[in-house]
The RNA shown here (Archaeal signal recognition particle RNA) has 266 nucleotides and comes from Candidatus Jingweiarchaeum tengchongense. The sequence is in RNAcentral, with records from ENA. It matches the Rfam family "Archaeal signal recognition particle RNA". Rfam links the family to the GO terms signal recognition particle, plasma membrane targeting and SRP-dependent cotranslational protein targeting to membrane, signal sequence recognition. The coordinates come from a structure-prediction model, not an experiment, and the mean pLDDT is 78. The organism belongs to Candidatus Jingweiarchaeum, within Archaea. The gene name in the source record is ffs.
RNA sequence: CGGCAAGCAGAUGGGGAGCUAGCCCUUCCCUGUACCGCAAAUGGGCUUCAUGGCGGAUCGAAGCUUGGGUCAGGUGCAUUAUCCAAUUGCACACCUGAGUCGCUAUCUAUGAGAUCUCGCCCUAUUUGGCUCAUUACUGGGCGAAACUGGUCAGGACCGGAAGGUAGCAGCCAUAAACCCAGUAAUGGGUGCUUAUAGGACCACGGGAUCUAGAGAAAGCUUGGGUCAAUACAAUUGGAUGUGCAUCGAGCUCGAGCGGCUUGCCG
Numbered sequence: 001c002g003g004c005a006a007g008c009a010g011a012u013g014g015g016g017a018g019c020u021a022g023c024c025c026u027u028c029c030c031u032g033u034a035c036c037g038c039a040a041a042u043g044g045g046c047u048u049c050a051u052g053g054c055g056g057a058u059c060g061a062a063g064c065u066u067g068g069g070u071c072a073g074g075u076g077c078a079u080u081a082u083c084c085a086a087u088u089g090c091a092c093a094c095c096u097g098a099g100u101c102g103c104u105a106u107c108u109a110u111g112a113g114a115u116c117u118c119g120c121c122c123u124a125u126u127u128g129g130c131u132c133a134u135u136a137c138u139g140g141g142c143g144a145a146a147c148u149g150g151u152c153a154g155g156a157c158c159g160g161a162a163g164g165u166a167g168c169a170g171c172c173a174u175a176a177a178c179c180c181a182g183u184a185a186u187g188g189g190u191g192c193u194u195a196u197a198g199g200a201c202c203a204c205g206g207g208a209u210c211u212a213g214a215g216a217a218a219g220c221u222u223g224g225g226u227c228a229a230u231a232c233a234a235u236u237g238g239a240u241g242u243g244c245a246u247c248g249a250g251c252u253c254g255a256g257c258g259g260c261u262u263g264c265c266g
Base pairs, nucleotide, nucleotide: 001266002265003264004263005262006261007260008259010059011058012057013031014030015029016028017027021047022046023045024044025043035056036055037054038053063257064256065255066254067253068252069251070250073247074246075245076244077243078242079241081240082239083238084237085236086235087234088233089232091230093226094225095224096223097222098221099220100219106214107213113210114209115208116207117206118205119204121199122198123197124196125195128192129190130189131188132187133186134185135184136183137182138181139180140179141178148173149172150171151170156165157164158163
């Protein structure tokens, strides 16, 4: 130096987020197929050679490092994009005073307006009516195939016969139950009604008196109030989208590297 054998190193997925001073793993997500078992959030193992720990299995020049392209997905920022929610503000948006419109529309001796009175309304009690429930009674209806009564064709039984016996169906009657109506009692309800007391009394209606006026609304102007709804604006948060930056699995095109130890032989 070469050959052979054994062993070590190495491979049996990767990425993003989160956690952490930082790294790996357990966790979540993406990619998509890629040895097994055990423990890991009151966490497990580590320190820039951090890219897991413990124990097995297979492969073992198997592979490792790195650059470009494409790209699933993640993260950050921006957004004068849309939507949702919350908060705040504001608007004749809503509420309200005054003025104007206005010696107006309209109404009015077929009675404006004013005053008095009554009613309409509410509450309580009350008279009657109506009505409901329960109980009792009365009347009517219905009502027994077999266990109610009467009459019992046919048939059955007894008898020599005359006749007798029990008795189904049918018919009649009725019991219980049920239905209807009425009466009475008790207890409720009430939209109708009687009366009393109290309240309310804007508007409306009736009556009496006096006798000639009464009188809007919408709109507009202005003052005050309120954000419940509506419109608008601002802020915050969220969702979706877009843009930029960044990480980037997978796919694809390249480049580089590919070791160490021991034994035997030449």